[in-house]
Context: one part of a larger RNA
RNA sequence: CUGGGCGUAAAGGGCGCGUGGGCGGCCAUAUUAGUCGGGCGUGAAAUCCCUGGGCUUAACCCGGGAACUGCGUUCGAUACUGUAUGGCUUGAGUUCAGGAGAGGAAAGCGGAAUUCCUAGUGUAGAGGUGAAAUUCGUAGAUAUUAGGAGGAACAUCAGAGGCGAAGGCGGCUUUCUGGACUGAUACUGACGCUGAGGCGCGAAAGCGUGGGGAGCAAACAGGAUUAGAUACCCUGGUAGUCCACGCCGUAAACUAUGAGUGCUAGUCGUCGGGUCCUUGUGGCUCGGUGACGCAGCUAACGCAUUAAGCACUCCGCCUGGGGAGUACGGUCGCAAGAUUAAAACUC
Numbered sequence: 001c002u003g004g005g006c007g008u009a010a011a012g013g014g015c016g017c018g019u020g021g022g023c024g025g026c027c028a029u030a031u032u033a034g035u036c037g038g039g040c041g042u043g044a045a046a047u048c049c050c051u052g053g054g055c056u057u058a059a060c061c062c063g064g065g066a067a068c069u070g071c072g073u074u075c076g077a078u079a080c081u082g083u084a085u086g087g088c089u090u091g092a093g094u095u096c097a098g099g100a101g102a103g104g105a106a107a108g109c110g111g112a113a114u115u116c117c118u119a120g121u122g123u124a125g126a127g128g129u130g131a132a133a134u135u136c137g138u139a140g141a142u143a144u145u146a147g148g149a150g151g152a153a154c155a156u157c158a159g160a161g162g163c164g165a166a167g168g169c170g171g172c173u174u175u176c177u178g179g180a181c182u183g184a185u186a187c188u189g190a191c192g193c194u195g196a197g198g199c200g201c202g203a204a205a206g207c208g209u210g211g212g213g214a215g216c217a218a219a220c221a222g223g224a225u226u227a228g229a230u231a232c233c234c235u236g237g238u239a240g241u242c243c244a245c246g247c248c249g250u251a252a253a254c255u256a257u258g259a260g261u262g263c264u265a266g267u268c269g270u271c272g273g274g275u276c277c278u279u280g281u282g283g284c285u286c287g288g289u290g291a292c293g294c295a296g297c298u299a300a301c302g303c304a305u306u307a308a309g310c311a312c313u314c315c316g317c318c319u320g321g322g323g324a325g326u327a328c329g330g331u332c333g334c335a336a337g338a339u340u341a342a343a344a345c346u347c
Stems, first nucleotide, its partner, number of pairs: 003319004007301002012315001014201004021194003025088007033081002035077008049065006091191001092188003095184004103177007110154001115149007125136002162169002206247006215241002220236004258314006266292011277280001296303002320347003329340004
C1' cells in the first nucleotide's frame, strides 16, 4: 500500500453550519469526451516467455515466434457515465391552517426553606456522634412568636414524559426569537446528500476585571477514630459555587454505536397530530420515544424497522503491548494547559 475493520477486543471526530472535492431522481433529443469493438501505424535491439540449434553439459551464445498489457490515428456501437438543450414531479424547498413543548435571550414578579439582625416569651442547656469531643450558651443560647435583611435554588405537578445539533434545559408572567410535527391545496422545478480545510456552539473545573456572597464547600484549622490517619465521622472555614463581560475548549462530551437514503415478520406501552364511522378499553394513518421478539447478523454478550440486518454515497478513525497521547518543533492560550505528534529502547 492493499485488505480487513471501528457497541464491549485498537478504532466514530463532543456537536453543528458550510467551502473545495466526492456522489446524485424521472423522460426525451443532440454530442461521442469517458466506455466498448474492428482496421492501420508505432511500441529499437537486448531482456522475459515458447520453440529449434551451437560449445562433451550447464551457465552462455545464435535463429525463429509470441509478447511488449501502451500510445497515436481512423471506422463503427450508443446501454451506462459526462456535456449541452428541452421537459417532469416523486427528492428538496416555499405558502396557508393548526395544535404540542423545562428549545434560546432579556426584563419583572412569587412563595416555602436555610442563615443573619432587631424585639417579645422563656431557662439551662443546645449541637453533634457508633460513642464522644472540638463548638455555641447565664454578656441569656437551643426552643418559640413578630418584624426586617440578603443570596441561592425552585418541593408537589414529574412520567421509561417533553424540547434541543450536541453541551444541555424545570416556579410564574410579559416581550423578542429558533426548530420540529400534522393537514391542505397552490407554487419553484433536482435547487439534493456528504463534507478535507474553515467558521461557530460547547458540562464541570480553571483564569482575567468588576460586583455579589445565604447555604454548601476544595485548601486550611481544630476535635475524634487509629499502631499511624496528611482520610472516612464531627465542629468551623477561604477560594469557588451566583451575576456581567472576556478567555479556556476539555469530559465515561456515552447509545462507549458518524451523517444521509432505500428495503426487510410481528406484539405491547407512551408523547404530539390527522382521519373514519358501527362512539369503542375501536379501526386506519404520520412523526417521536420505550419494552419485548422473528428472519438475518455477531467471537459471544447481544442488536433486531430508533439494526449491530441487506445495500449504496460521503466523511472521520484503527493497524501488537510498553515507551506515550509523552519528547522535539509548529499553532493556540494571560496562565493552567490544549492541539498536532514521533523515535531510540524494550517485551
Predicted 3D model of a 347-nucleotide part of an RNA (small-subunit ribosomal RNA, central domain) from an uncultured bacterium. Model confidence (mean pLDDT): 89 of 100.